Overview
RNAcentral holds the sequence, with entries from ENA. This is a predicted structure of a 75-nucleotide RNA (transfer RNA) from an Armatimonadota bacterium.
[in-house]
């Protein structure tokens, strides 16, 4: 330099044009003599960044950034 994959909550991942979700972690309450476990509830996101397409974009297109893998060139 070229090709491919990935980037969404603190972590692991869903959602593949139509209200952004789950599990774990966190917080509160209940239960217990107390803790753990369990149950109920709460909070947590400008979906990596910019632009475009569309009535509507996490999702489609372009550019950039980062991570991973492969190929190639030079020293």
């Nucleotide at each position: 330099g070229c090709c491919g994959g990935c980037g969404u909550a603190g972590c692991u991942c869903a959602a593949c044009g139509g209200c952004a979700g789950a599990g774990c972690a966190g917080c509160g309450c209940a239960u217990u003599c107390g803790u753990a476990a369990u149950g109920c509830g709460c909070a947590g996101g400008u979906u990596g960044c910019c632009c475009g397409u569309u009535c509507g974009a996490a999702u489609c297109g372009g550019g950039c950034c980062g991570c991973c893998g492969g190929c190639u060139c030079c020293a």
Its Rfam family is "tRNA". The family has 954 seed sequences and 5,335,975 matches in Rfam 15.1.
NCBI's taxonomy places the organism under Bacteria, Bacillati, Armatimonadota.
The prediction has a mean pLDDT of 81.